[in-house]
The RNA shown here (transfer RNA) has 75 nucleotides and comes from Candidatus Yanofskybacteria bacterium RIFCSPHIGHO2_01_FULL_44_24. It matches the Rfam family "tRNA". By type it is a transfer RNA. NCBI's taxonomy places the organism under Bacteria, Bacteria candidate phyla, Candidatus Yanofskyibacteriota.
RNA sequence: GCGCGCAUAGCUCAGCGGUAGAGCGCUUCGUUCACAUCGAAGAGGUCGUAGGUUCGAGACCUACUGCGCGCACCA
Numbered sequence: 001g002c003g004c005g006c007a008u009a010g011c012u013c014a015g016c017g018g019u020a021g022a023g024c025g026c027u028u029c030g031u032u033c034a035c036a037u038c039g040a041a042g043a044g045g046u047c048g049u050a051g052g053u054u055c056g057a058g059a060c061c062u063a064c065u066g067c068g069c070g071c072a073c074c075a
Stems, first nucleotide, its partner, number of pairs: 001071007010024004018055001026042005048064005
């Protein structure tokens, strides 16, 4: 330099172009003498950044950033 993959909640990850979700974690309440387990409720997101397409984008297109992998070059 060229190509490919990944980027979504604190962590690990889902998500047919049509209201952003799960598990774990966190908070509160119940249960217990207490803790754990279990049950109920809740908080937490600019979906990496900037544009574009569309009535509508987490998803499609373009550029960029970060991480990973492969190839090329390396006098």